Small-subunit ribosomal RNA, 3' major domain from an uncultured Pseudomonadota bacterium, 479 nucleotides, folded computationally. The coordinates come from a structure-prediction model, not an experiment, and the mean pLDDT is 85.
Context: one part of a larger RNA
RNA sequence: UGACGGGGGCCCGAACAAGCGGUGGAGUAUGUAGUUUAAUUCGAUGCUACGCGAAGAACCUUACCUGGGCUUGACAUCCCGGGGAUCCUCUGGAAACAGGGGAGUGCCCUUCGGGGAGCCCGGUGACAGGUGCUGCAUGGCUGUCGUCAGCUCGUGCCGUGAGGUGUUGGGUUAAGUCCCGCAACGAGCGCAACCCCUGUCCCUAGUUGCCAUCGGGUGAUGCUGGGCACUCUAGGGAGACUGCCGGGGUGAACCCGGAGGAAGGAGGGGAUGACGUCAAGUCAUCAUGGCCCUUAAGCCCAGGGCUACACACGUACUACAAUGGUGGGUAUAGAGGGAGGCAAUACCGCGAGGUGGAGCAAAUCCCAAAAAACCCACCCCAGUUCGGAUCGCAGUCUGCAACUCGACUGUGUGAAGGUGGAAUCGCUAGUAAUCGCGGAUCAGAAUGCCGCGGUGAAUACGUACCCGGGCCUUGUACA
Numbered sequence: 001u002g003a004c005g006g007g008g009g010c011c012c013g014a015a016c017a018a019g020c021g022g023u024g025g026a027g028u029a030u031g032u033a034g035u036u037u038a039a040u041u042c043g044a045u046g047c048u049a050c051g052c053g054a055a056g057a058a059c060c061u062u063a064c065c066u067g068g069g070c071u072u073g074a075c076a077u078c079c080c081g082g083g084g085a086u087c088c089u090c091u092g093g094a095a096a097c098a099g100g101g102g103a104g105u106g107c108c109c110u111u112c113g114g115g116g117a118g119c120c121c122g123g124u125g126a127c128a129g130g131u132g133c134u135g136c137a138u139g140g141c142u143g144u145c146g147u148c149a150g151c152u153c154g155u156g157c158c159g160u161g162a163g164g165u166g167u168u169g170g171g172u173u174a175a176g177u178c179c180c181g182c183a184a185c186g187a188g189c190g191c192a193a194c195c196c197c198u199g200u201c202c203c204u205a206g207u208u209g210c211c212a213u214c215g216g217g218u219g220a221u222g223c224u225g226g227g228c229a230c231u232c233u234a235g236g237g238a239g240a241c242u243g244c245c246g247g248g249g250u251g252a253a254c255c256c257g258g259a260g261g262a263a264g265g266a267g268g269g270g271a272u273g274a275c276g277u278c279a280a281g282u283c284a285u286c287a288u289g290g291c292c293c294u295u296a297a298g299c300c301c302a303g304g305g306c307u308a309c310a311c312a313c314g315u316a317c318u319a320c321a322a323u324g325g326u327g328g329g330u331a332u333a334g335a336g337g338g339a340g341g342c343a344a345u346a347c348c349g350c351g352a353g354g355u356g357g358a359g360c361a362a363a364u365c366c367c368a369a370a371a372a373a374c375c376c377a378c379c380c381c382a383g384u385u386c387g388g389a390u391c392g393c394a395g396u397c398u399g400c401a402a403c404u405c406g407a408c409u410g411u412g413u414g415a416a417g418g419u420g421g422a423a424u425c426g427c428u429a430g431u432a433a434u435c436g437c438g439g440a441u442c443a444g445a446a447u448g449c450c451g452c453g454g455u456g457a458a459u460a461c462g463u464a465c466c467c468g469g470g471c472c473u474u475g476u477a478c479a
Base pairs, nucleotide, nucleotide: 001479002478003476004475005474007473008472009471010470011469012468013467015463016462019427020426021425022424023423026318027317028316029315030314031313032312034309035308042053043052064304065303066302067301068300069299070298073127077126078125079123080122081121082120083119086103087102088101089100090099091098092097107116108115109114129293130292132291133290134289138287139286140282141281142280143278145276150189151188152187153186154185155184156165157164158163169180170179171178195270196269197268198267200238201237202236203235204234205233206232209228210227211226214225215224216223241264244258245257246256247255248254320420324379325378326377327376328375329374336367337366338365341360342359346355347354348353386417391412392411393410394409395408396407397406433455434454435453436452437451438450439449
C1' cells in the first nucleotide's frame, strides 16, 4: 500500500422487510449429469454451465460409428501431356465410383503450321488438407464484479524509502454530482450531456392514409365526385431550465412544498460498460505461434448415431378446476412478414387440407381470426362436461425419402394430478400477473428465443437481520 475480520461508523441495491405470482410434488417439452452404446461428435460446470454455442440433427447439416472407396487429393498456385465445354443413354454397384455407346465442335489471336483463355481428363513433385492437441503460447470477441462510482496522471509539497497529498474533512447527489474548507493547483479515463424510441403542441407535406362540411349512389361499406379540416404518416421546430413563489439550509450546493404545465426536479424506456479482476470462456466462427497426422488423424459415399433410458438435477409448458369448463353470439390492438413468396372471393372436405386463382415487390393486396373481455345457455363439486399424458385405427402436408426419427387432423382411449416437504426464484407501475399476435432460423419441424400490443393489481413501516457493493476508520503473525 492492499486484502481480510462472526472490528467500528456512514450509505446504496427487488438485498431483507411489506405484498403478488411462481419453482421444489404431477404429466410432458427441453438442456445436463449418469448409465448404456459400434457411435450415442465436441465444447460450456458455483454465482458468471445446464430451452447455453444450436435463430431450428429424418438425408444434408455432422465434426461421431460401421461398412464401401480415393491418395497431388473435395479446395489453391506452379509444371508437362491430351481433349471443346457440355448433354443423353446403357451395364455393375447401396451410393461414391468404374466401364461402354451416342450427340456435340464454341471464345480470342493467326504468318492457317499453330498459339492463348476458360473448362475437363491423365501425370510428376513442390504442396494442399486436418472441427487433431495446447484458450496455461496468443489476437479478436465475450461473460462477471457493475451502469457499481470509481481508476489515474502532470507539476508542486511531505517522507531516507515503499509511498502519501490531490481523491481525506463538513454538507449534498443517482453519481469523485455539486458547494464549502484544505499544501495543494490543474488534467485525463469513467458519471452526466450530446444519439434513438415514447409522452404535448406548432409548421411543412396529403397518397396507397383520413372523412368534418357539400353532391351522387347502395341492402350495406370513404363506395364515388370532392376535400386535407381531423386522425395518421415523416421531416423540421417549440417545450422542462429548480426558470417562478414560499419554507429550510453556511448569503452555498441542495432539500421540502406550491403554481403554471401534456410532462417537474434525471418525465419513462433504450443504446452507451472506466482502470482492472477471475492464467474466467472460446484454437469448433475466424485468425494465429508451437506440436502432431500425411495411401491418413486428409477426402468421397451409403446406412446408423447425435432422438438410447433404471435413474438424478436445471429451465419451461399444461394442469389439478366454478374468478372455471363447454356450446352459441358479439366487440376491440400493435408490431411485423410476403415473389422459388403472401394468397382473397368461390367450390370440395367433419377437419388437417385440397382445387382454383383475383390482388399484391405492398400506408393500396394478402397472411389476419386477435385472445382474454362482454351477452345467452348448459354443467353442480364429482378424478367430473376438470385434466389431458399414453396408446389403437384412419388421414393431411412438407420433402428423393417421415421405420429408426417430423408436424398436424379426425375418431376412439382416457394416465398422473385434490395447489405441492426442506428449500428457493421473479417483480416497485402500465411493473407483476394474465391474454393473444408477429418475426428470425426454416422444405418441414417451438412449450425455446426475439419482439408486439390487450386487460391490469397488491405492497414498501423501515434498515436490526441475510446477500452483494461504495466511502472513512481500526486490528493483523496474510501478500